Notes:
Small-subunit ribosomal RNA from a wastewater metagenome, 1466 nucleotides, folded computationally. Its mean pLDDT, the model's own confidence on a scale to 100, is 81. It matches the Rfam family "Bacterial small subunit ribosomal RNA". Its family is annotated with ribosome and structural constituent of ribosome in the Gene Ontology. The RNAcentral record of the sequence draws on SILVA.

RNA sequence: ACACAUGCAAGUCGAACGAGUAAGACACCUAUCGGCGGAUAGAAGCGAGUGGCGAACGGCUGAGUAACACGUGGAGAACCUGCCCCCUCCCCGGGAUAACCGCCCAAACCGACGGGUAUACCUGCAUACCCCUGGGCAGCCCCGCAUGGGCAUCCCGGGCUAAAGCCCCGGCGGGAGGGGAUGGGCCCGCGGCCCAUUAGGUAGACGGCGGGGUAACGGCCCACCGUGCCCGACGACCGGUAGCCGGACUGAGAGGUUGAACGGCCACAUUGGGACUGAGACACGGCCCAGACUCCUACGGGAGGCAGCAGUGGGGAAUAUUGCGCAAUGGGGGAAACCCUGAUGCAGCGACGCCGCGUGAAGGAAGAAGGUCUUCGGAUUGUAAACUUCUGUCAGUAGGGGAAGAUAAUGACGGUACCUGCAGCAAAGAAGCCACGGCUAACUACGUGCCAGCAGCCGCGGUAAUACGUAGGUGGCAAGCGUUGUCCGGAUUUACUGGGUGUAAAGGGAGCGCAGGCGGACUGGGCAAGUUGGAAGUGAAAUCCAUGGGCUCAACCCAUGAACUGCUUUCAAAACUGUCAGCUCUUGAGUGCCGGAGAGGUAGGCGGAAUUCCCGGUGUAGCGGUGGAAUGCGUAGAUAUUGGGAGGAACACCAGUGGCGAAGGCGGCCUACUGGGCACACAACUGACGCUGAGGCUCGAAAGCGUGGGGAGCAAACAGGAUUAGAUACCCUGGUAGUCCACAGCCGUAAACGAUGAUUACUAGGUGUGGGAGGAUUGACCCCUUCCGUGCCGCAGUUAACACAAUAAGUAAUCCACCUGGGGAGUACGACCGCAAGGUUGAAACUCAAAGGAAUUGACGGGGGCCCGCACAAGCAGUGGAGUAUGUGGUUUAAUUCGAAGCAACGCGAAGAACCUUACCAGGUCUUGACAUCCGCUGAAGCGAAGAGAGAUACGUUAAGUGCCUUCGGGGACAGUCGAGACAGGUGGUGCAUGGUUGUCGUCAGCUCGUGUCGUGAGAUGUUGGGUUAAGUCCCGCAACGAGCGCAACCCCUAUGGUCAGUUGCUACGCAAGAGGCACUCUAGCGAGACUGCCGUUGACAAAACGGAGGAAGGUGGGGAUGACGUCAAAUCAUCAUGCCCCUUAUGACCUGGGCUACACACGUACUACAAUGGCGGUAAACAAAGGGAAGCAAGACCGCGAGGUGGAGCAAAACCCAGAAACAACGUCCCAGUUCGGAUUGCAGGCUGCAACUCGCCUGCAUGAAGUCUGGAAUUGCUAGUAAUCGCGGAUCAGCAUGCCGCGGUGAAUACGUUCCCGGGCCUUGUACACACCGCCCGUCACACCAUGGGAGCCGGUAGCACCCGAAGUCGGUGAGUCUAACCGCAAGGAGGACGCUGCCGAAGGUGAGGACUGGUGAUUGGGGUGAAGUCGUAACAAGGUAGCCGUAUCGGAAGGUGCGGCUG
Repeated sequence: ACACAUGCAAGUCGAACGAGUAAGACACCUAUCGGCGGAUAGAAGCGAGUGGCGAACGGCUGAGUAACACGUGGAGAACCUGCCCCCUCCCCGGGAUAACCGCCCAAACCGACGGGUAUACCUGCAUACCCCUGGGCAGCCCCGCAUGGGCAUCCCGGGCUAAAGCCCCGGCGGGAGGGGAUGGGCCCGCGGCCCAUUAGGUAGACGGCGGGGUAACGGCCCACCGUGCCCGACGACCGGUAGCCGGACUGAGAGGUUGAACGGCCACAUUGGGACUGAGACACGGCCCAGACUCCUACGGGAGGCAGCAGUGGGGAAUAUUGCGCAAUGGGGGAAACCCUGAUGCAGCGACGCCGCGUGAAGGAAGAAGGUCUUCGGAUUGUAAACUUCUGUCAGUAGGGGAAGAUAAUGACGGUACCUGCAGCAAAGAAGCCACGGCUAACUACGUGCCAGCAGCCGCGGUAAUACGUAGGUGGCAAGCGUUGUCCGGAUUUACUGGGUGUAAAGGGAGCGCAGGCGGACUGGGCAAGUUGGAAGUGAAAUCCAUGGGCUCAACCCAUGAACUGCUUUCAAAACUGUCAGCUCUUGAGUGCCGGAGAGGUAGGCGGAAUUCCCGGUGUAGCGGUGGAAUGCGUAGAUAUUGGGAGGAACACCAGUGGCGAAGGCGGCCUACUGGGCACACAACUGACGCUGAGGCUCGAAAGCGUGGGGAGCAAACAGGAUUAGAUACCCUGGUAGUCCACAGCCGUAAACGAUGAUUACUAGGUGUGGGAGGAUUGACCCCUUCCGUGCCGCAGUUAACACAAUAAGUAAUCCACCUGGGGAGUACGACCGCAAGGUUGAAACUCAAAGGAAUUGACGGGGGCCCGCACAAGCAGUGGAGUAUGUGGUUUAAUUCGAAGCAACGCGAAGAACCUUACCAGGUCUUGACAUCCGCUGAAGCGAAGAGAGAUACGUUAAGUGCCUUCGGGGACAGUCGAGACAGGUGGUGCAUGGUUGUCGUCAGCUCGUGUCGUGAGAUGUUGGGUUAAGUCCCGCAACGAGCGCAACCCCUAUGGUCAGUUGCUACGCAAGAGGCACUCUAGCGAGACUGCCGUUGACAAAACGGAGGAAGGUGGGGAUGACGUCAAAUCAUCAUGCCCCUUAUGACCUGGGCUACACACGUACUACAAUGGCGGUAAACAAAGGGAAGCAAGACCGCGAGGUGGAGCAAAACCCAGAAACAACGUCCCAGUUCGGAUUGCAGGCUGCAACUCGCCUGCAUGAAGUCUGGAAUUGCUAGUAAUCGCGGAUCAGCAUGCCGCGGUGAAUACGUUCCCGGGCCUUGUACACACCGCCCGUCACACCAUGGGAGCCGGUAGCACCCGAAGUCGGUGAGUCUAACCGCAAGGAGGACGCUGCCGAAGGUGAGGACUGGUGAUUGGGGUGAAGUCGUAACAAGGUAGCCGUAUCGGAAGGUGCGGCUG
């Protein structure tokens, strides 16, 4: 490992060689400056070329490579090694050629011809060694696992071969052989990645023989032969990824991750191929060829390779100078001087890392100023600063000195480090970054208002944010700080150290069994693989650690030691494992004999009951079915009943947490065949034969499939009827597959469950049950002991808890299987199996911060039990229909002010809107204001009149008048307008910022605490249980014992006596007034009385209940006040108070008029009625209680039909007045009708209040006379006794105005069997997927948006391989009858040999394959999935979830889902 401009990075040697050039020396001339010569001799140096050595080192990079590439340890009896060291020996000739010169050609690169050297070249010769080879003589000697190796032991031969000189006397070279050293090549054991959704791979592949080739072994290559003793679940082959190691980071360690820098090895040098030269290369700065790219060109051809050092462009989040020097270290060449060296030594840039240092130190409270906060007092910043005293590092400057690095000379760094000066008697020049909700050290203010934003996780932000932004303060670190990425840790969260599998994820559906793993007793047995110990070698250096030393310290460096936990060799031990052995053993395992139980299996046969169908009889109108019905069947005779027959399926009772089987599973009876288990005795036989078991094989419910039968009943689908909003369901009537049988058929899954793998051993008991044996016994009974099964309870122990507990989920051991957050998903793709349905194996992207278990407290249930309440029931009277009143909604309006909203808003706030009230609207006005405080000025205050105006108000006049205190200055209160602001004011917003107050559950009986106990804990206990009560009221029991708030009682009214007190009351006196009296009524004080106290029965001897006595009253006598902990973000900012926000010539204030009173309509609450239990009439006559009254109640009297008026006695009220109570009673009339019922509405005329009755009051009289009629649909309310119903009276508010509200008394009922049901509530228990708590939670389709992904006609690439074609360079081979040719032979001709050419094999790139494999991108479209705000349809699940749910399978349906069959209880 993208492309590269420019410069440099490998040269050197003249002591190998020949040309060339040539300073100087020397000679001559010259006074000097200077000039000249090249005969001879000599010539330092430079230097292209030939030649030698080097260029294979050093330097860079990590693309490729899963490989003997690397690491480690071996091996060579299959090897090589230039320069270096040691030893032995040695040296004759010959022919060419470059540079250069001459000449030719050419753009360039280059090329042709003639002459001309050597340490260049020579297949010319001699000889030695080596090597090869033949023989003699063989031999033993030595060694080795083997082929074999060693023997400087000899002798005689054959073949092939060497060399070079230079300098000039001392060396350097050359050749051969042997040895050493160094470096390298080859081979082997072991070790280190992922994928099995890669399981089979392999033709030079495995081996042999013979060759070739190499330094060397080898299929390394070739011919022939064989087909493999080749590789592979101990993971071959394929695919993906990756340079390896010493080490580095992390970690307690074991491990995990990593391979920058430094060091070792490997590989590569633009991509691919190839050889040449050489000791060494298939060569980074060499060559040839091919491809791509760049450059030059005269178009014919050429040139190039920074992954060397700098540097450029590009890419990127991101990484430096085109520097100095060879002084040092090292390398190359040289005899050397020396030359070269971007190796290297230095410098430059970068806080990139590590280390060290500084930015001051001490004192200093008026706790300065400023900032921030504030409860306005203060707090904090803070001894911090200022100020005083002291010191002078570092930085700056450049005056002086000045290193080590250098053992004589030589210093790039460098006049650097360091020392000393200067500025300078000067604190000067030097602090930032992050954080402050919890984790996690550190808090306030303002701004913002689910916005802007923050965020590692949890999560902050919707008007009071310690979480956003800013400020102050604080915390942390500090020349750095914070963020991001990666790795390890924490994470025992892959668990070797060190985890699990009943319910959280996890035991295979079951058995048999190959491989594998594990395995009983004995032997003074053998061996020594594991194991243990000793020794040797190695484990490079650096790093780490320890000690010591050197830079002022440290980082850093140096030295020494230890260590490197490993591998190899060897010696030894023999306990354990292993292995070998044993005339070994019997307890594990198995066999035999004997006995006995059983729905064990397969096949055949037989039986009865029942359903259905067919035939016949009897018989008649229904049957059947349901919650209720209908479809259906039936007068063509059903159902019912009876006789006969047919056929299929299943076997009641016995029957049992009983039996058998490995599991699935097995049930009438008999027969045949057959498997397994159990106990005793004989202790007869074998003698470890055992356990487990990946793959493999077999079995394996139901559903389903194939073929052929069969088909009574049942019954998916389907049809019809119901139900329902719908009902593809639940219910009903039918009904087909199927259910049944056969096949040495297929499938192979289930909640195939004990959700618990198999085997072995051990560890308290108790109690059932099935089978057997033994003891004892007269005995089959009973009893005792024991073995094998099958249940329950329970201790220790275990467990998160629940629970398990000898049938373990306890304690141990062996083997197998499986798990690692939820969803996506048991899905996709691939593979295998299947006829199909489908099964087995089995991901990823993406997404969430959870999903889950067990238990707890609540809440809830169309769960259960107990209990209560006018809750139902039993009754009475109503509402809902009419008219009116009143409130609300809606609508309207300029405004119809605001609030209240299921119960618990709606005759409510409002105990009273004509103005006022009033908050709303229109118009007109005011701005320190209508109201409060403060300052200044003026005036006491104040009162009255007239004109303008709608009024507020404006204008101005007149008159009167001075009061209180005084130290005589003035002050106070009040008023005015003016002035100035501080401020006032707001029924403007927020009841989801609040206080206070209130409603409601509910006058329900509950709600809690302390201590103790139990539980890991949340919590429990107490408070539950048995009784009882109106009551958590009381009693008993109890690991609880006590206590508090509630209940009850204490308070008020009322019901009865007693007693005290009597005025205005009462009164037996009186006609009355009045007197007397306090007996009575009454009034209002005190006290009594009622407590289940007494008796009886029941009850547990309790609490209590029932009945009774007495009593005015009896079991709380009746009524009221009294409202626990809490719930509803309940109501109220418009009673009041109040935080924050908003308005300030207006959202404040004043005035006039209007509105709150509107009106198609709807609802609530009332009144009056619909009449005869009534209306009306007059007559005469009754009986209350409780209230109110002075701006008042008002009598008698008179006027008026009346409302009322005149008038005013009396009364601040047990005195007077309001005030006549009414219903009732008696009499009369009406006679069932829209009336003598009913009274709305309207007209006229009046009255009262009030400034004023038009909008908009009340009342009266006369007239009018609506709706409504045998009492009101669905629905719904109140009430259990002086109650309901009915009748009137009073009061508050108030000028006036009530059918409303609050009170008062009169008359005065009916009914309650009872708790099944509706509603509400209390306690216990149960289930729960709910906890905002069922108005909960939650499932699926569909629609929309976004995201990732599978399929997909295809399209576009990539990778590896195969087959074939073409075939460059080049090695090897052939030819040398084409061309050329120096060395040797030959007198010559020629020959030998060589080169070129040609050619064969191989051979890169390239091409071809409608080819195939793997892989990526993309693709109309399609499939499901995820997420989202939430839209549509339903309601599947969680409670008995309203049809119990779930699992497998089949089928059907918009969807959740339904149904059938079998299974499970979760």